The RNA shown here (SAM riboswitch aptamer (S box leader)) has 95 nucleotides. Of the family's consensus pairs, 93% are formed in the model. Rfam family: SAM riboswitch aptamer (S box leader). From the family's description: The SAM riboswitch is found upstream of a number of genes which code for proteins involved in methionine or cysteine biosynthesis in Gram-positive bacteria. The sequence was found by an Rfam model in a public genome assembly. The coordinates come from a structure-prediction model, not an experiment, and the mean pLDDT is 86.
RNA sequence: AACUUAUCAAGAGCGACGGAGGGAACAGGCCCGAUGAAGUCCAGCAACCUGCACAUGCAAGGUGCUAAAUCCUGCGGGAAACCGAAAGAUAAGCG
Numbered sequence: 001a002a003c004u005u006a007u008c009a010a011g012a013g014c015g016a017c018g019g020a021g022g023g024a025a026c027a028g029g030c031c032c033g034a035u036g037a038a039g040u041c042c043a044g045c046a047a048c049c050u051g052c053a054c055a056u057g058c059a060a061g062g063u064g065c066u067a068a069a070u071c072c073u074g075c076g077g078g079a080a081a082c083c084g085a086a087a088g089a090u091a092a093g094c095g
Base pairs, nucleotide, nucleotide: 003093004092005091006090007089008088013042015041016040017039021032022031023030026074027073028072029071043066044065045064048062049061050060051058052057053056070087075084076083077082
């Protein structure tokens, strides 16, 4: 890499550096951005694993995350709302 399982409408910055891009990929939309994007640091959120107390908490460690539902649509069902799938993300396991 691949595979398995779980979750994905909640939550989190008026900080410093940085300088033009960003919202996974393709297509179509729609947005964010010099009132500063990406990135780094710090801060914070969460509680999957470990840990400590114990039946539900704490948040020290390993990850993760901090615009918009995984920003929306793309396939199937449905009049629609919506449901499911696919793809993706994260964790734990397997390998």